[in-house]
Model confidence (mean pLDDT): 81 of 100. This is a predicted structure of a 75-nucleotide RNA (transfer RNA) from a Bacillota bacterium. Its Rfam family is "tRNA". Gene Ontology term of the family: triplet codon-amino acid adaptor activity.
RNA sequence: GCCGGAAUAGCUCAGCGGUAGAGCGCCCGAUUUGUAAUCGGAUGGUCGUCGGUUCAAUCCCGACUUCCGGCUCCA
Numbered sequence: 001g002c003c004g005g006a007a008u009a010g011c012u013c014a015g016c017g018g019u020a021g022a023g024c025g026c027c028c029g030a031u032u033u034g035u036a037a038u039c040g041g042a043u044g045g046u047c048g049u050c051g052g053u054u055c056a057a058u059c060c061c062g063a064c065u066u067c068c069g070g071c072u073c074c075a
Base pairs, nucleotide, nucleotide: 001071002070003069004068005067006066007065010024011023012022013021018055025043027041028040029039030038048064049063050062051061052060
């Protein structure tokens, strides 16, 4: 330098045009002599940034940023 993948809740990830979700975590409660476990409830987001397409974008297109992987060149 070229190619590909990823970026969504505090963490791990799903969702791939039509209301953004799960598990774990945090908080409250029940249970227990108490803790853990278990059960119930509550809490959660400018979907990396900026533009474009569309009636409508997390999703499609472009550019950029960060991370990961591969390839190539060099005396």